Molecule: SAH (S-adenosyl-L-homocysteine) riboswitch aptamer
Organism: Thiobacillaceae bacterium
RNA sequence: CGUCCCGAGGGGCGCUGCGACCUGCCACAAGGCGGGCCAGGCUCGGGACGGGGGCAUCGAGGUAACGGCGCCCGUUCAUU
Numbered sequence: 001c002g003u004c005c006c007g008a009g010g011g012g013c014g015c016u017g018c019g020a021c022c023u024g025c026c027a028c029a030a031g032g033c034g035g036g037c038c039a040g041g042c043u044c045g046g047g048a049c050g051g052g053g054g055c056a057u058c059g060a061g062g063u064a065a066c067g068g069c070g071c072c073c074g075u076u077c078a079u080u
Stems, first nucleotide, its partner, number of pairs: 001050009010073006018041001021036006040066001
């Protein structure tokens, strides 16, 4: 750094639908059209595997910033 798993980022309902995914058709290569699903796909923490770099011990400490639109609840602060 990449992939995967787990956890967290307070909770619930409704709407739309970009990407990804599934599916049908056309191409039969890229891809295009339609349908379905769809607002944790992002970030952080822990773990596994792999790649790269390095040769700098052991550890301790810390827990953030964000997330389309509308509504409701919770929590906290301020004002009345």